[in-house]
RNA sequence: GCCGGUGUAGCUCAGUUGGUAGAGCAGCGCUCUUGUAAAGCGAAGGCCGGGGGUUCGAGUCCCUCCACCGGCG
Numbered sequence: 001g002c003c004g005g006u007g008u009a010g011c012u013c014a015g016u017u018g019g020u021a022g023a024g025c026a027g028c029g030c031u032c033u034u035g036u037a038a039a040g041c042g043a044a045g046g047c048c049g050g051g052g053g054u055u056c057g058a059g060u061c062c063c064u065c066c067a068c069c070g071g072c073g
Base pairs, nucleotide, nucleotide: 001072002071003070004069005068006067007066010025011024012023013022019056028042029041030040031039049065050064051063052062053061
């Protein structure tokens, strides 16, 4: 330098054919317990790596940049 993949909650990951983003774990509150853990219940937590474009509408499509991983040279 060229090609491909990944980037979404604190962490690990889903997200179908474009239609206002979910789960598990962690953390918080409550119940239970003499108390802790376990278990059960509940609430919260995101402008989806940055910028731009297409569209009535973009995590999803297009362009560009950044970071990481892999391959070729």
Molecule: transfer RNA
Organism: Rubrimonas cliftonensis